[in-house]
Molecule: small-subunit ribosomal RNA
Organism: metagenome
RNA sequence: AGAGUUUGAUCCUGGCUCAGAUUGAACGCUGGCGGCAUGCCUUACACAUGCAAGUCGAACGGUAGAGUAGCAAUACUCGAGAGUGGCGAACGGGUGAGUAAUAUAUCGGAACGUGCCCAGUCGUGGGGGAUAACGUAGAGAAAUUUACGCUAAUACCGCAUACGAUCUAAGGAUGAAAGCGGGGGAUCGCAAGACCUCGCGCGAUUGGAGCGGCUGAUAUCAGAUUAGGUUGUUGGUGAGGUAAAAGCUCACCAAGCCGACGAUCUGUAGCUGGUUUGAGAGAACGACCAGCCACACUGGGACUGAGACACGGCCCAGACUCCUACGGGAGGCAGCAGUGGGGAAUUUUGGACGAUGGGCGAAAGCCUGAUCCAGCAAUGCCGCGUGCAGGAAGAAGGCCUUCGGGUUGUAAACUGCUUUUGUACGGAACGAAACGGCUCUUUCUAAUAAAGAGGGCUAAUGACGGUACCGUAAGAAUAAGCACCGGCUAACUACGUGCCAGCAGCCGCGGUAAUACGUAGGGUGCGAGCGUUAAUCGGAAUUACUGGGCGUAAAGCGUGCGCAGGCGGUUAUAUAAGACAGUUGUGAAAUCCCCGGGCUCAACCUGGGAAUUGCAUCUGUGACUGUAUAGCUAGAGUACGGUAGAGGGGGAUGGAAUUCCGCGUGUAGCAGUGAAAUGCGUAGAUAUGCGGAGGAACACCGAUGGCGAAGGCAAUCCCCUGGACCUGUACUGACGCUCAUGCACGAAAGCGUGGGGAGCAAACAGGAUUAGAUACCCUGGUAGUCCACGCCCUAAACGAUGUCAACUGGUUGUUGGGUGCAUUAGUACUCAGUAACGAAGCUAACGCGUGAAGUUGACCGCCUGGGGAGUACGGCCGCAAGGUUGAAACUCAAAGGAAUUGACGGAAGGGCACCACCAGGUGUGGAGCCUGCGGCUUAAUUUGACCCAACACGGGGAAACUCACCAGGUCCAGACAUAACUAGGAUUGACAGAUUGAUAGCUCUUUCAUGAUUUUAUGGGUGGUGGUGCAUGGCCGUUCUUAGUUGGUGGAGUGAUUUGUCUGGUUAAUUCCGAUAACGAACGAGACCUUAACCUGCUAAAUAGCCAGGCCGGCUUUGGCUGGUCGCCGGCUUCUUAGAGGGACUGUCAGUGUCUAACUGACGGAAGUUUGAGGCAAUAACAGGUCUGUGAUGCCCUUAGAUGUUCUGGGCCGCACGCGCGCUACACUGACAGAGCCAGCGAGUAUACACCUUGGCCGGAAGGUUUGGGUAAUCUUGUGAAACUCUGUCGUGCUGGGGAUAGAGCAUUGCAAUUAUUGCUCUUCAACGAGGAAUACCCAUAAGCGUGAGUCAUCAGCUCGCGUUGAUUACGUCCCUGCCCUUUGUACACACCGCCCGUCGCUACUACCGAUUGAAUGGCUUAGUGAGGUCUCCGGAUUAGCUUUGG
Repeated sequence: AGAGUUUGAUCCUGGCUCAGAUUGAACGCUGGCGGCAUGCCUUACACAUGCAAGUCGAACGGUAGAGUAGCAAUACUCGAGAGUGGCGAACGGGUGAGUAAUAUAUCGGAACGUGCCCAGUCGUGGGGGAUAACGUAGAGAAAUUUACGCUAAUACCGCAUACGAUCUAAGGAUGAAAGCGGGGGAUCGCAAGACCUCGCGCGAUUGGAGCGGCUGAUAUCAGAUUAGGUUGUUGGUGAGGUAAAAGCUCACCAAGCCGACGAUCUGUAGCUGGUUUGAGAGAACGACCAGCCACACUGGGACUGAGACACGGCCCAGACUCCUACGGGAGGCAGCAGUGGGGAAUUUUGGACGAUGGGCGAAAGCCUGAUCCAGCAAUGCCGCGUGCAGGAAGAAGGCCUUCGGGUUGUAAACUGCUUUUGUACGGAACGAAACGGCUCUUUCUAAUAAAGAGGGCUAAUGACGGUACCGUAAGAAUAAGCACCGGCUAACUACGUGCCAGCAGCCGCGGUAAUACGUAGGGUGCGAGCGUUAAUCGGAAUUACUGGGCGUAAAGCGUGCGCAGGCGGUUAUAUAAGACAGUUGUGAAAUCCCCGGGCUCAACCUGGGAAUUGCAUCUGUGACUGUAUAGCUAGAGUACGGUAGAGGGGGAUGGAAUUCCGCGUGUAGCAGUGAAAUGCGUAGAUAUGCGGAGGAACACCGAUGGCGAAGGCAAUCCCCUGGACCUGUACUGACGCUCAUGCACGAAAGCGUGGGGAGCAAACAGGAUUAGAUACCCUGGUAGUCCACGCCCUAAACGAUGUCAACUGGUUGUUGGGUGCAUUAGUACUCAGUAACGAAGCUAACGCGUGAAGUUGACCGCCUGGGGAGUACGGCCGCAAGGUUGAAACUCAAAGGAAUUGACGGAAGGGCACCACCAGGUGUGGAGCCUGCGGCUUAAUUUGACCCAACACGGGGAAACUCACCAGGUCCAGACAUAACUAGGAUUGACAGAUUGAUAGCUCUUUCAUGAUUUUAUGGGUGGUGGUGCAUGGCCGUUCUUAGUUGGUGGAGUGAUUUGUCUGGUUAAUUCCGAUAACGAACGAGACCUUAACCUGCUAAAUAGCCAGGCCGGCUUUGGCUGGUCGCCGGCUUCUUAGAGGGACUGUCAGUGUCUAACUGACGGAAGUUUGAGGCAAUAACAGGUCUGUGAUGCCCUUAGAUGUUCUGGGCCGCACGCGCGCUACACUGACAGAGCCAGCGAGUAUACACCUUGGCCGGAAGGUUUGGGUAAUCUUGUGAAACUCUGUCGUGCUGGGGAUAGAGCAUUGCAAUUAUUGCUCUUCAACGAGGAAUACCCAUAAGCGUGAGUCAUCAGCUCGCGUUGAUUACGUCCCUGCCCUUUGUACACACCGCCCGUCGCUACUACCGAUUGAAUGGCUUAGUGAGGUCUCCGGAUUAGCUUUGG
């Protein structure tokens, strides 16, 4: 000192959360010792038991008992208990209920009291009558008490005396006392004693100290949803009263007093020194210690006394508890222990008066739960220990592992050493010195008594405690845990679990590989503790005095006027309230801080200092603020002179338009809409002409023009009236600014009363639209809109920007004045407004920018996370509607602002595409069949794929195999891989087969080393078309038939990002040009590769062709022409093949274009759309598809009753149905029959007899048989293909169209043909007569036609190729569907298949309102009743008096 969390990312605002310190704590786990502290925070709840206040015989009467002496009476010494009397009991100890001032803190004041103590003065004379104890006799259970009798005092009462006492009429009057103890020389006395003296006590009085009472000022929590309170209240006079001032009390008089500087009321609370935290300012708290206050079961009251309205006193009332013989009594732990209860929670019914202190006493001493100690508790702080050194390239075990190792880890073992603590034994304190005794000096005294002061010597006294401390002995011996390890926050792996169990302070983790759950290993942190919970401060500048904000994040009142308040120009003098400087007093001690000292250190204790920032006092200063006085004119205002204006109020007038009414002309529509309808109109509308009525609003001018405080204000004229601006003089002389409460104004809508009502128009009605349409659109239409008067008082009342003042670069327009120069125009300057752009500066950014959101000052208002909520309750206002003021419970971790990149838009602009359209062609969708998918069915009908981008797709045409599915049968380390070992023969039987039985006896290759194959035993394992394509690789599909994507350096921005990659033109193209804060590049596009076109030019070949020639024909005009075949035996290379090259580059011309890039047309050319068609093909993505292509593969599952392997049979073909790709058709552009004639790309047998197959022969055909060729430019094959062409038949008839369905027979493939593999022949002859909505492909291709290959034993209606025939229609556009780029909006970012609002329904919780029930407690208000006490008066009884009782 900060960090996490809003977003895809960013910067802000803003809340929530964390890291720190602390505690009278509690809980969980754990626990060795010592020191010092602390310990009912909750029920001021109730209390058993013991103790906590007594003491004095030197005040008194007396005395149980004990001891000594004596024969005894008796004397002496000690003396319990009870009583009279004195002092104390008002201290000490506890608690915090009450109390917001009767208190506390600080500083003052005057009208008081005071026992004991200190100092001073005076006195202490002489009498009296009682009473307790005690005795006798009673009452009662007890507590207690009655009658009679005796007795003492320092108890009580008089008399005398009376100072500096009190009162006073100034003469005078009133008022005391007590003795006790010690000692004694002289004198007196029979004695007691008198007498004297010392000490203590007593009375009166003065002063002091300390203590207490009273009183003033200042300060001391929250609420205004508490604004008025008060009648002894405020003051006066008089009286009473008190220790003392005072309405403290009473009578009379006056009507005051307190309050926005917060009275009164309500809630909460003991206050302070201080404690905790904080840099401080502050905030929170008030345990322990110290000061003050209050209280003592609850309420009230007085008595005694110096002091109380009294914790361990009294009286009364009440509640509660206890005793009781039922008549009556007793009690008060908020003293110390302790008990119950409450609670998360707080100790022993201990020891001692040894020390300190207190009470009494002359003293010894007694009492003291104050206090000092001990006990319990890790409750806190502090200190110590649980060993130290050596010890492996590192044991074992654990954990992990890439299997190599790593880690635990010098850790352990082991060796050596030490002994704090603990254990045992021994020694042993400080706290203790006074008082006392002896003695010396001294004071007092007659005194060598006594007493006081001082010195020396000295006895005794310790609860703690045989404790601290010291010594000795043995021995590593007696001693480590807790939390955490995803980020914040230091510390990581494995296994288990599988949105389960659980974690979590915030963000969040967990759905099969979890560093976040649980366990383990390891690690990190602290350590006799560690975590959690609760609480306070901090961080939080999130209440901002120090130290925040308000244009858009929360926040400027709608606007003005203005009292109080706050602030205030300039000069001089005075003053001294503020201010500043110093003095004095006080600010208790403790605490904190600094310097020392003592416990071995520390905590702790202790000496000194500083500090205590405050309050009061006195003195000084006179700058500043205030106050007073006298001035000034720069602020403000007034007068005179001008100017502009929809400023306000009232009155009058005007024209255009709408509507309505009357009359005329005129005829069928008008009106309205996207399209219509409702509506109006033949009873004459709309249209048009003339006339009239009425209400409302004022076109053009008109303008980011004007005026006004804002709301707002617009035809013209008149009257009344407010303000502003400008110029120059004169005057007043700070008269000013802001403004809580208050007052006034305040759009629209709305309300009340009365008018008015043309148009418009909520509500309402009808018509449309729509799934619906309580809407948008249309036709009507009432309040209202208008006027007068009175209310309401709110708006996105906005510039979302309070008012006033000062200062700080500019440019441009415009409104109203003025000045200079010029005077036509103009130009320069200035004041007041109103707009645009912009410098500095400010701002989170957007933006603001002399009209500030800049730099400052004055005053007011307002804000403090989102929701709940501007809601509820209460108050005020209102006729109402409502307005104003304005919460909480509960809930969330965000809500929000500005900007960025994407995505999206039924937003805009530009461009593109037959998986878009246009213009068309052929279709599909309808039929039958084929095939795939779904569904259904089934033992099984294995399965993947589902918009484009699943569905003749998995090359998926499955009879077995395939095969994964089903019904069954086998086998077992296996059909397959690796490692080790053994061995080397074929027949035959059973079985559906796989397998298996019996007999029997040793393989192949060879480079002679082995290897292959087979069999057997063991198991690390193996196998799996089992799961997961959401764990993966690879491959593919798609976005994308598109043109896009990205660094570097530089520039812009706080940043995310941007620029580059763009306004424009152009292109198929981010293709190119031009422009340009960018420059220069990369991937993609293009180039490139393949293929099809050209080459009588080159090279090579001859299995390709051409031509001679031969043979066989045909026709011939005998010249020849022509067909077939051979031409592997002749020639040639134009045609064939395949190598190397060439060729095209928009080249040339014209036009368009920016001078360009390029486009359009033409030329030449085999070729001018990128020459046609392919291949390749970026960045980024989809949880696209595939684990069923793979011996690619992680993990999981299975592995003998197998999900392995193999065999037989079945299934994938199953059929009410739905969908997709196709085939064949519906016919005459045809079908059938006959005849004729032309392709190209392919492919093919030695692996096993199994391939492509000619020719000959047989059969109607499918086909059979036989003989050949071919490993291929050689043979099949010139593939003599089909459509096509020619001729004929049919004649529009479900017909010779169509060929489904079905029957019979034959043939082929195969181990096998049933569910008919396929083919052939004959018979059967179904739907279908051109196909609804919708939809596919296509511009030199479509369409028609066949053909080859793939699969393949057999089976094409499929797919991939190939050629043959070959149109119509565009050569464009962005309307539909989409794509690319730019701009824009966004509350979306899983990105529009997004986000998200409301009603209704259900569940749970919280608050409010209404109704209702019952009880207890508390509060407030009013009234009544009223205990006890005090004072006064009266009466009675008694009496010396006090007193008692009744009223």